RNA sequence: UUGUAGGGUUUGAUCCUGGCUCAGAACGAACGCUGGCGGCGUGGAUGAGGCAUGCAAGUCGAGCGAGAAAGGGUUCUUCGGAACCCGAGUAAAGCGGCGAACGGGUGAGUAGUACCUAGGUAACCUGCCCUGAAGACCGGGAUAACGUCUGGAAACGGGCGCUAAUACCGGAUGUGGCGGCGGCACCGCAUGGCGCCGCCGUCAAAGGGAGCCUCUGCAUGCAAGCUUCCGCUUCAGGAGGGGCCUCGGGCCUAUCAGGUUGUUGGCGGGGUAACGGCCCACCAAGGCUGUGACGGGUAGCGGGUCUGAGAGGAUGGCCGGCCACACUCGGGACUGAGACACUGCCCGGACUCCUACGGGAGGCUGCAGCAACGAAUCUUCUGCAAUGGGCGAAAGCCUGACAGAGCGACGCCGCGUGCGGGAGGAAGGCCUUCGGGUUGUAAACCGCUGUCAGGCCCUAGAAAGCAGGGCGUGAAAGCGCCACUGCCUGAGAAGGCGCAGAGGAAGUCACGGCUAACUCGUGCCAGCAGCCGCGGUAAGACGAGGUGGCAAGCGUUGUUCGGAAUCACUGGGCGUAAAGCGCGCGUAGGCGGCCGGGUAAGUCGGAUGUGAAAUCCCCCGGCUCAACCGGGGAACUGCGGGCGAUACUGCGUCGGCUUGAGGCUCGGUAGGGGGGAACGGAAUUCCCGGUGGAGCGGUGAAAUGCGUAGAUAUCGGGAGGAACUCCGGUGGCGAAGGCGGUGCCCUGGGCCGAGUCCUGACGCUGAGGCGCGAAAGCGUAGGGGAGCAAACGGGAUUAGAUACCCCGGUAGUCCUACGCCGUAAACGAUGGGCACUAGGCAGAGGUGGUUCCUGAUGCCGUCUUUGCCGAAGCGAACGCGUUAAGUGCGCCGCCUGGGGAGUACGGCCGCAAGGCUAAAACUCAAAGGAAUUGACGGGGGCUCACACAAGCGGUGGAGCAUGUUGCUUAAUUCGAAGCAACGCGAAGAACCUUACCCGGGUUUGACAUGCACGGAUGUAGCUCGGGGAAACCAGGCGACGCCCUUCGGGAGGAAGCGUGCACAGGUGUUGCAUGGCUGUCGUCAGCUCGUGCUCGUGAGAGUGUCGGGUUAAGUCCCUUAACGAGCGAAACCCCUUGCCGCUAGUUGCUACGGGUCAUGCCGAGGACUCUAGCGGGACUGCCGGUGUCAAACCGGAGGAAGGUGGGGACGACGUCAAGUCAUCAUGGCCCUUACGCCCGGGGCUGCAAACGUGCUACAAUGGCGCGUACAAAGCGUGCGAAGCCGCGAGGCAGAGCCAAUCGCAAAAAGCGCGCCCCAGUUCGGAUUGGAGGCUGCAACCCGCCUCCAUGAAGCCGGAAUCGCUAGUAAUCGCGGAUCAGCCAUGCCGCGGUGAAUAUGUUCCUGAGCCUUGUACACACCGCCCGUCAAGCCACGGGAGCUGGGAGCGCCCGAAGUCGCUCACCAACCGUCAGGGUAGCGCCGACGGCGAGCCCGGUGACUGGGACUAAGUCGUAACAAGGUAGCCGUAGGAGAACCUGCGGCUGGAUCACCUCCUUU
Repeated sequence: UUGUAGGGUUUGAUCCUGGCUCAGAACGAACGCUGGCGGCGUGGAUGAGGCAUGCAAGUCGAGCGAGAAAGGGUUCUUCGGAACCCGAGUAAAGCGGCGAACGGGUGAGUAGUACCUAGGUAACCUGCCCUGAAGACCGGGAUAACGUCUGGAAACGGGCGCUAAUACCGGAUGUGGCGGCGGCACCGCAUGGCGCCGCCGUCAAAGGGAGCCUCUGCAUGCAAGCUUCCGCUUCAGGAGGGGCCUCGGGCCUAUCAGGUUGUUGGCGGGGUAACGGCCCACCAAGGCUGUGACGGGUAGCGGGUCUGAGAGGAUGGCCGGCCACACUCGGGACUGAGACACUGCCCGGACUCCUACGGGAGGCUGCAGCAACGAAUCUUCUGCAAUGGGCGAAAGCCUGACAGAGCGACGCCGCGUGCGGGAGGAAGGCCUUCGGGUUGUAAACCGCUGUCAGGCCCUAGAAAGCAGGGCGUGAAAGCGCCACUGCCUGAGAAGGCGCAGAGGAAGUCACGGCUAACUCGUGCCAGCAGCCGCGGUAAGACGAGGUGGCAAGCGUUGUUCGGAAUCACUGGGCGUAAAGCGCGCGUAGGCGGCCGGGUAAGUCGGAUGUGAAAUCCCCCGGCUCAACCGGGGAACUGCGGGCGAUACUGCGUCGGCUUGAGGCUCGGUAGGGGGGAACGGAAUUCCCGGUGGAGCGGUGAAAUGCGUAGAUAUCGGGAGGAACUCCGGUGGCGAAGGCGGUGCCCUGGGCCGAGUCCUGACGCUGAGGCGCGAAAGCGUAGGGGAGCAAACGGGAUUAGAUACCCCGGUAGUCCUACGCCGUAAACGAUGGGCACUAGGCAGAGGUGGUUCCUGAUGCCGUCUUUGCCGAAGCGAACGCGUUAAGUGCGCCGCCUGGGGAGUACGGCCGCAAGGCUAAAACUCAAAGGAAUUGACGGGGGCUCACACAAGCGGUGGAGCAUGUUGCUUAAUUCGAAGCAACGCGAAGAACCUUACCCGGGUUUGACAUGCACGGAUGUAGCUCGGGGAAACCAGGCGACGCCCUUCGGGAGGAAGCGUGCACAGGUGUUGCAUGGCUGUCGUCAGCUCGUGCUCGUGAGAGUGUCGGGUUAAGUCCCUUAACGAGCGAAACCCCUUGCCGCUAGUUGCUACGGGUCAUGCCGAGGACUCUAGCGGGACUGCCGGUGUCAAACCGGAGGAAGGUGGGGACGACGUCAAGUCAUCAUGGCCCUUACGCCCGGGGCUGCAAACGUGCUACAAUGGCGCGUACAAAGCGUGCGAAGCCGCGAGGCAGAGCCAAUCGCAAAAAGCGCGCCCCAGUUCGGAUUGGAGGCUGCAACCCGCCUCCAUGAAGCCGGAAUCGCUAGUAAUCGCGGAUCAGCCAUGCCGCGGUGAAUAUGUUCCUGAGCCUUGUACACACCGCCCGUCAAGCCACGGGAGCUGGGAGCGCCCGAAGUCGCUCACCAACCGUCAGGGUAGCGCCGACGGCGAGCCCGGUGACUGGGACUAAGUCGUAACAAGGUAGCCGUAGGAGAACCUGCGGCUGGAUCACCUCCUUU
């Protein structure tokens, strides 16, 4: 010292980076809605654009001359008037003095002629004021006013004549001043300053008022006298005010880098108050600049103000200081103490006004006010009462300065709109589950109070001045002072008193998160929005009700600071987020080792001057409080001079040192370091020759190409160019780029050792600058050209293929010489230097020591270098880690959201290509980094599955059945849609069903509950019969029936009917509002948790659950920081099958007996089979082996059965907004004489076509005929036997059976015998004709069955595709549900016969675990790029057109100063001199001409860019993205892009190598 807060938004989630945005405060504000009072402030920020009207600077008669009028009075009068007096020495005007240079306004200009701060002036001025000294004498001539004449429309003049002064002039005097000469003393800061003395020259003046009579003069009152006051002159000093000069300080831009000719200095002049290049002549060639000159843009500066914890940032309105300006970034001087003069002058220009057209007038950025401009900013007010100013002796006059009032919620501050009671919780609003809730004690109503406003009334105070009085001084007047007395005073306000009456006084914004405050309506509409974002039927985000906040205001917009550490001084960063220059050399600059001396600049200390006042802060005080105001203090963090200190730093300082740095000598040493010429072998290609004889080549497969003119192959010979295999290595060298055959020549650098020799801080870094700089590319002159290879040609691939692949092929790649380019993922994405901070291992180059006879080698050290892993530490993480990304120091470079864009413009460089430097508009709410969990990959590993393979049989072809699409239709109801819709909902559509269509009908309804009213008795049912297609409508009969009953009946009105009302009803909609149920991944082996431990900032991860082994299995075992647990798996349980036992024994069974043609037919039995209940059995239990002494596996024994024995039921966390609102249920919405309900008929069965699922086949392992055998499981309000009829379906008939009893019922394939003989058939059975049967109200649309006839396609099925691993596939028949019947070949079951194959996991599909990449997370059905097309926006280029700015050269030349000079002119002198006027000259504004420069506007057309739900073409990138990607460069191409050359890893994968860690 009292002061520092964050939130939202990138993601599925996380951490970080980073922008956007919000909450705060402020304002000369504006806008919207609203508005009671007062106080104090404040108010044209825009057009420094233009202004009507009034006012804003005058005053002095005590400087001077002159001097009215109106009106009044007196006298006179010819009654017309005249004279005089007053008005009045007044007004107005003039001469003269002072003021007008202040005050007031504004901010245009100005980046320094300004401002601030501190100084200087030995280079200066200063009216009025103060102090001191001295003086004011003698003269003179004019001129306004005025008079008269006269010009002009006016403004304004002209001639002649008169006059005064504190106006003007001459002379004198000279305290003194100034100049010159001479001399003396002192001082300073360079020129110098100050003082004194002598001499010479030169220079002054003005009077006015009042009083008095002491002096003097006249003379008795007045002066020229005296006194005094105000003035005057000279000099000196002061105060205050100014001029000039200097250090320092404060904007942006380098896409402004060079600028300057009066420029820089000198000499001499001129000029000024004064220095000065301020001006001029001459001389010299300088002066400024990277510490930013020059140029451009912007801007008045400061005290302060706002904000901020502060540092800082922003700002300069009001108030006070300085500056600048005054119609005009036009010029000029005059007067004056002071001006180049806001309400002065002259000239130019523009504009406005007047005019008699000849000429004139004007300047609100003073106060009001006007129009214009604008989002926007006031009264044409009152007064000089106060404060202040000018003049005056004063009274006083003047004062739009000022004091006040008015207008505006523009701001700050204060007050009020009432207080207490009051529930039937009124009405109304809103909501509602219809009960109610809420607004809400809120209102009404009752009681009370009386601020403010309102009305009535009252009153006080407030100075100076003047007059009087008193005191002081003076002779007096006068002057000064005083708490006394009197006089005078504006607009108006505070204050006080009583009166009346709740009466006159509340809004606005918000309510999704940030951020305090929830319900309806609406339905991507209407709308909201500061950011994120809301709204498409359940919106807390829109509108309303309610609620929250603030309140005479509340919100909005704009702006500033804050938050923003988001420009980081305090207080940031740069490996991957934006950011290290490609590398070196080196200039300026910055920084710099050890010891000492000096100095005191930085630094430090205390004192001092200044830092105006106001403001801020503290204290005290005044308005009732506050705002506001007054007094005091503190503060003003700054600057200056002086004194002191000397640790540190500095010093072109001094002296020394050796450790930094460099060098010397000697000795070694490694190396693809660079340059040059030379040499070499292998290979490719080409040429020649030999052999040889049909192909070669190339690819995924091919083709183009080459080859019988002899290729390829092979052998020999030759030519030529380029590159240097192996060695070769996270090995070496170099600053980087880069460098690789061999020896030679030239040459740079490094490292090590020894000597301890030399220099003595010589160092580090390095803005600019200079050099080097891969590949590609370019130029000139030329060479070379084997291979490779952009472009190009051809062949393929493909939907296309301007590509990837192939065959060719030119620049180029190579060389010589001279040049250019200057860029790369030029990377370690890591600037260079020094120091410090654990280690371990390995590689390379040196060297010392040691064992030993020596050597090799080993070991211990040391220096340099290359890598890996790691402590601490750092880091967002990944990672870095003595080769730092650690800890420090010094220097350089660079960054500040994404896109636009490394682009445009400008500049520089380049031959060009292009490079370097480098924006903005506009647009987005992100863009990013690292890591996490998933998902995905035409990534990988391990492992499963009828996934493939092996095998058997099918589908796809045929006909038919069935479902679907499509089409059709009045309707063909609806749903299901890849797997996981399609013989699915349908386990039964002729009517019904039925939801659809047509038609007919109905409206409390076909169905539920309740109410009211009505009248009638009624109801199930039966029957008759009318109309009608039926529904329905209109009648008849009527057992029976609620309550009471005395059984006669009665009563009520239950049920029932009618009318009306509530309501019913809806297969209408939303499966994306839902419940329930279901499918699917998937019977896959997974999904999780508790506690604990561990890692991570975190999301999260690890452990468990990993590892080793094993399993069908996260199954089990072992190991183990885990120990347990849950949902799954398994098992228990349930059903079933296989063996046994027990129990039970009919309808089943039959060993025994009997009987029959025959049959469990009968007796009998409980043995058997069987049935169905219970139990046993199997558990890797036993043996051997393997294995870890395990789990387990393999083999074996036993056993009916073996390693879950077979089958079922059982489906984890979850996924698919999967399916279903039509099974049901259900929110919302919708219909309500219809979208409800009933009925007749039709449709769901329609048929060009397509698909799925099936059946039957194509035949001989078959078909047909005859004969013959063996099941299981079911079903029976039905099955229906026997018998009879019919070819048959079936009919008649009805036994038996409510079923282990009877029936359906025959099983079929099989077996036996026979026929058929490979044929569209004795295969196949569609289709069609005919005849029948059955069910049913009814078989036309539209049933099934039978018989006769007909006999179609089809001869085993393209691409493709399905099922199945054993009692399975295949094949054969049987049953059942639904059902009157049936379109069933479907579905669900049952048994009979009964295979083949699996070497295996490369491939296809799916799945699990681990891992990897990712730009995906709606998760690959993802993401995403570019052209083209459309719309819209801003920008660049652009033939030009146009506006502005600054300068240059020349022309013209106003006013005016200055200079020169004929001429002219009062006072004075007179020959001169001097002044004025005029003329001429220099300079000179405006204007003109000319060539360029800079900035802006616009522009046909043009270029790219940004943005915009659903446009076109492709698929470039993200996974190995399907050709890894990217960088530079070059060519090509609709487009993304492709290709060549070189580079990078920020490439996946596999193999190998190397290194490290663990066991």
Record summary
Predicted 3D model of a 1559-nucleotide RNA (small-subunit ribosomal RNA) from a Planctomycetota bacterium. The coordinates come from a structure-prediction model, not an experiment, and the mean pLDDT is 81. The organism belongs to Planctomycetota, within Bacteria.